[in-house]
This is a predicted structure of a 111-nucleotide RNA (Glycine riboswitch aptamer) from Ferrimonas sediminicola. The model forms 90% of the base pairs in the Rfam consensus. The prediction has a mean pLDDT of 76.
RNA sequence: UGGACGGGCCUCUGGAGAGUUCCAUUGACUUGGACGCCGAAGGCGCAAGCCCCGUACUCCCCCUCGGGAGGCGGUGGUCAAACGCUCAGGCAAAAGGACAGGGUGCAAGAU
Numbered sequence: 001u002g003g004a005c006g007g008g009c010c011u012c013u014g015g016a017g018a019g020u021u022c023c024a025u026u027g028a029c030u031u032g033g034a035c036g037c038c039g040a041a042g043g044c045g046c047a048a049g050c051c052c053c054g055u056a057c058u059c060c061c062c063c064u065c066g067g068g069a070g071g072c073g074g075u076g077g078u079c080a081a082a083c084g085c086u087c088a089g090g091c092a093a094a095a096g097g098a099c100a101g102g103g104u105g106c107a108a109g110a111u
Base pairs, nucleotide, nucleotide: 006106008104009103010102012101013100014099019035021034022033023032024031036091037090038089042087043085044084045083049078050077051076052074053073054072055071057070058069059068060067061066
């Protein structure tokens, strides 16, 4: 000099899925119930890898004890996603909406 990765904010832009279901009730999808469904707020789960533990198998060091490497086993620990679950949320529109773009700060300090 430049500003990777990361995060906050915004009267900004884009943004999927699935019931305008049925019954009762109410001024009002107001409230309660029934059945069916969706995954992209949030939440939970896990593969390899790594770690740990066990080991009667193999190899190495060693007089032995023991140790190291590998193999095998474990309902063990850690463990990502747009995957899985469907607790929460949602199933006309509106709202919400992961994520992405734009804008604007912050932080950091790769190169």